[in-house]
Description: Predicted 3D model of a 90-nucleotide RNA (transfer RNA) from a Deltaproteobacteria bacterium.
C1' cells in the first nucleotide's frame, strides 16, 4: 500500500442484517439477604456513568463528529483506533 473484520456499563458478550417495549439480553465479578457454628457452594434480590431534583423522577451518553428519520447501538457520511490476511522495503 490492497482487502476484510471490528470498537456496546468493571470484564466478557448478544443486540446491528430487518430502526420502535433494549440504557442495553445472558455470563463473570461485585453488593445485600437467606442457608451455615463460620465459610464455600447454592438460592433470592440488586448492580453503567454524568448532570438536574428534597423526593418521585428527568436529561444525555453504544470509539469521536455530522446527517437521515416521528424515532438510531442499529441506516448514511467522515475521522480515530484495534485485529486478520495479502503485498512491498529492510
Nucleotide at each position: 500500500g490492497g482487502a476484510g473484520a471490528g470498537a456496546u456499563g468493571g470484564c466478557c458478550g448478544a443486540g446491528c442484517c430487518u430502526g420502535g417495549u433494549u440504557g442495553a439480553a445472558g455470563g463473570c465479578g461485585c453488593c445485600u439477604g437467606a442457608c451455615u457454628c463460620g465459610a464455600a457452594a447454592u438460592c433470592a434480590g440488586g448492580u453503567u456513568u454524568a448532570c438536574c431534583g428534597c423526593a418521585a423522577g428527568g436529561u444525555a451518553a453504544c470509539g469521536g463528529g455530522g446527517g437521515u428519520u416521528c424515532g438510531a447501538a442499529u441506516c448514511c457520511c467522515u475521522c480515530u483506533c484495534u485485529c486478520u490476511c495479502c503485498g512491498c522495503c529492510a

Record summary:
The coordinates come from a structure-prediction model, not an experiment, and the mean pLDDT is 82. Rfam family: tRNA. Its family is annotated with triplet codon-amino acid adaptor activity in the Gene Ontology. The sequence was found in a public genome assembly.